About this RNA
A computed fold for a 523-nucleotide part of an RNA from Flavobacteriales bacterium UBA3477, annotated as small-subunit ribosomal RNA, 5' domain. The sequence was found in a public genome assembly. The prediction has a mean pLDDT of 85.
[in-house]
Context: one part of a larger RNA
C1' cells in the first nucleotide's frame, strides 16, 4: 500500500447493488416451513344449494340428490427443495479412466397385451379399557389395496449345437428343448395398467495421479494378506462365514498423535509464491447423542419408525410427549451479526385431465454506513481586501479571504400537487383456421405481492444536508498561550526538568470525505 462476513470511537443527507451468529453442532416458548388426487374407493362429520315434511311463516327436521368434503382405505410425493460444517487426512474431494461386475420411479420412442375368479380389511355401526397418549372385542362393506387361475415372448433359468470379439475371467449373435413369472380401471376428449427392448436422467463401484503439521511418533497388522467353497448384494470384493497357506504395510515415512470438510474460487503479488475457502455453484458429511433396520425405484430417511442415553415437559403416579444445524423469533455465550413481515404476481417444485391446492424454495418489503458504486450539501460575479478572531519587528502590517455581505442564476436533492409503469406470457375459457377426432396456430377475455413503488410533469425557494484524523522525522501540513520529567503523548526513533512546531487549548494549515480514525488478521 492492498484486503476484510469485521468490531470499537467520533460523525452522518440520499439512492442503487451486494452482504449480515466468524462465538455455544448451546438450550429452545409460539406460529408457519409437504402435501395433493373425489377423473381410484366406501362414504357424508362440517359448509352451501336443491327437493320433501312439520308448522309457531322463519325456524325445525328428512333426503348424498348436487357443489364440495372432515376423518378413513388407495396412488404419487415426502430421498427434492432448505440448513449446518460436528465428524472426516479418506478414493472424502479434484482430475483422468474403467465396469465383459451394476441399478435407475417419473419422462421419451418401439413392440405386444389388458381374459376370468376369489378371500379380506380400514371406515361406518355396537360394546368396552384408559387421566391422557392410545387402545381392545364383535358385526358388516369397497377399490387402481390383496390373492389365485388363464394367456404369453425379443424376459429369466437350465441343457445342447453353431458362431463374433477380447490380454484374461469371459463375451456377441443364432437355433432347438424344457421350466417360471403379468395386468386395473376411471371417464367418454383421453388419462391410465402389464411385459419387454432402447434412450435420457440420476446414481453405485473400482483404479492412476494430486491433497496439512509432528520422527521429541519407528515399527504396525489375526479377517490381518492370499487361496478354495458358500452366503449376501443391484453389482465386484474378507463384504461375511468355513477350511487351507503365511502372508500384507513401512525411512519414497507405515503406525500413532495434532489440526482440518474438499473444489471452482477469493485476497495479495510483476510473477513465482504466500494466505484463505464467508456470500454464489459442484461434491461430501450430519440432523439432541449412539445404534438398528423397515418401507420404497431411490433412505439406513432434518420436520418417519424402533431401542438405549442425557435433557425438557404433562400426569389422576399407572403412564405418556418432545427434538429450529428449515423461516422468523427467545434466552445464553460474545467485541459482534437483522423482521415472531407480504405474496404465490413471476421462476421453480409436489399432486391433479384440469380448475386448482400446497410451497418461510423463490420473489419482494423491513432493519444495519457492513462494503462497493453514484449524487448532493450550490454556481457565476464580487476588494472600500469590511467586522470579528489569530499573529507580528505594532500610528502599521500579515492571515482567515472572494471567504462573508451584496448582485445575478440554477433547483440535483428535499417539500407539495398531478399522472403513473415494464416485469404478463402462458395455463384456462370463448370463437375461428389447418390437418383430421386431439394436436398446432390466430383473435379476444382473465391474472401484479412489490406498489400508487420506480419514473414523468408542474410550483415556490439557496432553500433541507460536513465531518473525522493529523501537522518533530519517517509523512503532506506552524505559530501563540498554558504546563514545567508534572500532567501527559507514543507505530519506531523518541518528546516533557521555564522560551515544547512532539503534552493541553487556540488560530491557521494538510489529507480524506458521508465518512474519518483505531484495533485485529492476511499478502
Nucleotide at each position: 500500500g492492498g484486503a476484510u462476513g469485521a468490531a470499537c470511537g467520533c460523525u452522518a443527507g440520499c439512492g442503487g447493488c451486494a452482504g449480515g451468529c466468524c462465538u455455544a453442532a448451546c438450550a429452545c416458548a409460539u406460529g408457519c416451513a409437504a402435501g395433493u388426487c373425489g377423473a381410484g374407493g366406501g362414504g357424508u362429520a362440517a359448509c352451501a344449494g336443491g327437493a320433501g315434511a312439520g308448522c309457531u311463516u322463519g325456524c325445525u327436521u328428512u333426503c348424498g340428490c348436487u357443489g364440495a368434503c372432515g376423518a378413513c382405505c388407495g396412488g404419487c410425493g415426502c430421498a427434492c427443495g432448505g440448513g449446518u460444517g460436528c465428524g472426516u487426512a479418506a478414493c472424502g474431494c479434484g482430475u483422468a479412466u474403467g465396469c465383459a461386475a451394476c441399478c435407475u420411479a417419473c419422462c421419451u420412442c418401439a413392440u405386444a397385451c389388458u381374459g376370468g375368479a376369489g378371500a379380506a380389511u380400514a371406515g361406518c355401526c355396537c360394546c368396552u379399557g384408559g387421566a391422557a397418549a392410545c387402545g381392545g372385542g364383535g358385526a358388516u362393506u369397497a377399490a387402481u389395496a390383496c390373492u389365485c387361475c388363464a394367456u404369453g415372448g425379443u424376459a429369466u433359468c437350465a441343457u445342447u449345437c453353431u458362431u463374433u470379439c477380447g490380454c484374461a475371467u469371459g463375451u456377441u449373435a443364432g437355433a432347438a428343448u424344457g421350466a417360471u413369472u403379468a395386468a386395473a380401471g376411471a371417464a367418454u376428449u383421453u388419462c391410465g395398467g402389464u411385459a419387454u427392448g432402447a434412450g435420457a436422467u440420476g446414481g453405485g463401484c473400482a483404479u492412476g495421479c494430486g491433497u496439512c503439521c509432528c520422527a521429541u511418533u519407528a515399527g504396525c497388522u489375526a479377517g490381518u494378506u492370499g487361496g478354495u467353497g458358500a452366503g449376501g448384494u443391484a453389482a465386484c470384493g474378507g463384504c461375511u462365514c468355513a477350511c487351507c497357506a503365511a502372508g500384507g504395510c513401512u525411512a519414497c515415512g507405515a503406525u500413532g498423535g495434532g489440526u482440518a470438510g474438499g473444489g471452482g474460487g477469493c485476497c495479495u503479488g510483476a510473477g513465482a509464491g504466500g494466505g484463505u475457502g464467508g456470500u454464489c455453484c459442484c461434491c461430501c458429511a450430519c440432523a439432541c447423542u449412539g445404534g438398528u433396520a423397515c418401507u420404497g425405484a431411490g433412505a439406513c430417511a432434518c420436520g418417519g419408525a424402533c431401542c438405549a442415553g442425557a435433557c425438557u415437559c404433562c400426569u389422576a403416579c399407572g403412564g405418556g410427549a418432545g427434538g429450529c444445524a428449515g423461516c422468523a423469533g427467545u434466552g445464553a455465550g460474545g467485541a459482534a451479526u437483522a423482521u415472531u413481515g407480504g405474496u404465490c404476481a413471476a421462476u421453480g417444485g409436489a399432486g391433479g385431465c384440469a380448475a386448482c391446492u400446497c410451497u418461510g424454495a423463490a420473489c419482494c418489503a423491513g432493519c444495519c454506513a457492513u462494503g462497493c458504486c453514484g449524487c448532493g450539501u450550490g454556481a457565476a460575479g464580487g476588494a472600500u481586501g469590511a467586522c470579528g478572531g489569530c499573529c507580528c519587528u505594532a500610528u502599521g502590517g500579515g492571515u482567515u479571504g472572494u471567504a462573508a455581505a451584496c448582485u445575478u442564476c440554477u433547483u440535483u436533492u428535499g417539500a407539495a400537487u398531478a399522472g403513473g409503469a415494464a416485469g404478463a406470457a402462458a395455463c384456462u375459457u370463448a370463437u375461428c383456421u389447418a390437418c383430421g377426432u386431439g394436436u398446432a396456430g390466430a383473435u379476444a377475455a382473465c391474472u401484479g405481492a412489490c406498489g400508487g413503488u420506480a419514473c414523468u410533469a408542474u410550483u415556490a425557494g439557496a432553500a433541507u444536508a460536513a465531518g473525522g484524523a493529523u501537522c518533530g522525522g519517517c509523512u503532506a501540513a506552524c505559530u501563540c498561550c498554558g504546563u514545567g520529567c508534572c500532567a501527559g503523548c507514543a507505530g519506531c526513533c523518541g518528546c516533557g526538568g521555564u522560551a515544547a512546531u512532539a503534552c493541553g487549548g487556540a488560530g491557521g494549515a494538510u489529507c480524506c470525505a458521508a465518512g474519518c480514525g483505531u484495533u485485529a488478521u492476511c499478502c